[in-house]
Context: one part of a larger RNA
RNA sequence: GGUUGACCUCGGAUCAGGUAGGGAUACCCGCUGAACUUAAGCAUAUCAAUAAGCGGAGGAAAAGAAACCAACAGGGAUUGCCUCAGUAACUGCGAGUGAAGCGGCAAAAGCUCAAAUUUGAAAUCCGGCGUCUCUGGCGUCUGAGUUGUAAUUUGGAGGGGCAUCUUCGAGGUUGGCGUCGUCCUAAGUUCCUUGGAACAGGACGUCACAGAGGGUGAGAAUCCCGUGCCUGGACGGAUGUCCGGCCUCAUGUGAAGUGUCUCCGACGAGUCGAGUUGUUUGGGAAUGCAGCUCAAAAUGGGUGGUAAAUUUCAUCUAAAGCUAAAUAUUGGCGAGAGACCGAUAGCGCACAAGUAGAGUGAUCGAAAGAUGAAAAGCACUUUGAAAAGAGAGUUAAAAAGUACGUGAAAUUGUUGAAAGGGAAGCGCUUGAGACCAGACUCGACUGGUGGUGAUCAGCCGUACUUCUGU
Numbered sequence: 001g002g003u004u005g006a007c008c009u010c011g012g013a014u015c016a017g018g019u020a021g022g023g024a025u026a027c028c029c030g031c032u033g034a035a036c037u038u039a040a041g042c043a044u045a046u047c048a049a050u051a052a053g054c055g056g057a058g059g060a061a062a063a064g065a066a067a068c069c070a071a072c073a074g075g076g077a078u079u080g081c082c083u084c085a086g087u088a089a090c091u092g093c094g095a096g097u098g099a100a101g102c103g104g105c106a107a108a109a110g111c112u113c114a115a116a117u118u119u120g121a122a123a124u125c126c127g128g129c130g131u132c133u134c135u136g137g138c139g140u141c142u143g144a145g146u147u148g149u150a151a152u153u154u155g156g157a158g159g160g161g162c163a164u165c166u167u168c169g170a171g172g173u174u175g176g177c178g179u180c181g182u183c184c185u186a187a188g189u190u191c192c193u194u195g196g197a198a199c200a201g202g203a204c205g206u207c208a209c210a211g212a213g214g215g216u217g218a219g220a221a222u223c224c225c226g227u228g229c230c231u232g233g234a235c236g237g238a239u240g241u242c243c244g245g246c247c248u249c250a251u252g253u254g255a256a257g258u259g260u261c262u263c264c265g266a267c268g269a270g271u272c273g274a275g276u277u278g279u280u281u282g283g284g285a286a287u288g289c290a291g292c293u294c295a296a297a298a299u300g301g302g303u304g305g306u307a308a309a310u311u312u313c314a315u316c317u318a319a320a321g322c323u324a325a326a327u328a329u330u331g332g333c334g335a336g337a338g339a340c341c342g343a344u345a346g347c348g349c350a351c352a353a354g355u356a357g358a359g360u361g362a363u364c365g366a367a368a369g370a371u372g373a374a375a376a377g378c379a380c381u382u383u384g385a386a387a388a389g390a391g392a393g394u395u396a397a398a399a400a401g402u403a404c405g406u407g408a409a410a411u412u413g414u415u416g417a418a419a420g421g422g423a424a425g426c427g428c429u430u431g432a433g434a435c436c437a438g439a440c441u442c443g444a445c446u447g448g449u450g451g452u453g454a455u456c457a458g459c460c461g462u463a464c465u466u467c468u469g470u
């Protein structure tokens, strides 16, 4: 100054950015927590620090750099395997349960806070805005923060003084190497026969570090995909930042290392520990954990597998935290294989299966694979309202027609044969019929061998002849 009441206080609505739930759960961690069973009964015990239940993660989890193991000439985070060892130990010392050190192996990796005055200077960090080479850097403005954000230090130390020498960073781009992915790499479709089809039989070849396997109209090394070898090659993309080159920025009162002096040297509390109760353990005068009561120390404290006192020795440094690998994996994702099963088997499910269906519900829960090489899945005609039938057509086959490969048995229909009073059936004996096999005989056709030599063809000779025959 404007306005639809400024400003102040309070209430509500909408909200930048950020965060959590729920499912799954094979393996992992924490909590909770039985009984059946065994003890030939049963109560401690065992089953079991299991199952069911609850909570929470990850590709692994958990554990982890000693308040360790030891008693040695000591070892040196954790995890897993072998062994220790069915041992020490526990246990109505019954039934049963049951480790650890050492040693060997797999894998290996170490670190960070709190507690110090930077005190000649909060040197630190979030956010907004601007800018750049944009997971971030720089500038600027508020804010957090002295009831403490940085640098330095972590017990193996470390700080401080003195001395000398040694070593250095970040980003971009390009090439190489490694990993992942895609692609490439032998030899007949020759002839004959059968067949719908040759991948079959016969003939002649070819390759083979490839004759594993699958497909293709029947048993295909050689048609197709593959397979074997070259520890082979090519490609572009991603990735490791491992190695080399180039470019840009930075390059200092800086950082790290080494020797020496001995001036200093902080180290985690309702915690350790004690009593008691419960539980657990191989842990036994109490292995671990939890509740309650008491409750520390700093030449201190813990441990040293039999309680307590005195003393000595050894070994670690609790009450704060991070950390890859070796290990586990009936879930998920991605591969390879099999002395496994082959449709009443193998998962409940080879199929529109946790489906159809059952039960108020928790829950229970099936059956069900195969035409053909190829649908070529029956055009068309005819009868019928249609279904369907009769023809016709496809096919190697429809005696393969979407009730479909093969198509057993009980059972049913039809046709043919035989029999029938004392049921059918069974046993023995003797007949009849039908069919089959074999022997014998006759005939037809075909092939082989032997005999005969009438007839015909062919050849030689001769005669006749219409020159082709007799």
Stems, first nucleotide, its partner, number of pairs: 027058001028056004038045001042092001068075002079106004089097002110322003113268001123149001124144002127141006158264002160261004165257004169249008177240004181235004188204001189220001190203004205222002207211001213225003273294007300317005357364002377404001380391004463470002
The part of an RNA shown here (large-subunit ribosomal RNA, domain I) has 470 nucleotides and comes from an uncultured fungus. The coordinates come from a structure-prediction model, not an experiment, and the mean pLDDT is 80. Its Rfam family is "Eukaryotic large subunit ribosomal RNA". Rfam 15.1 lists 107,465 matches to the family in 2,616 species. RNAcentral holds the full RNA, with entries from SILVA.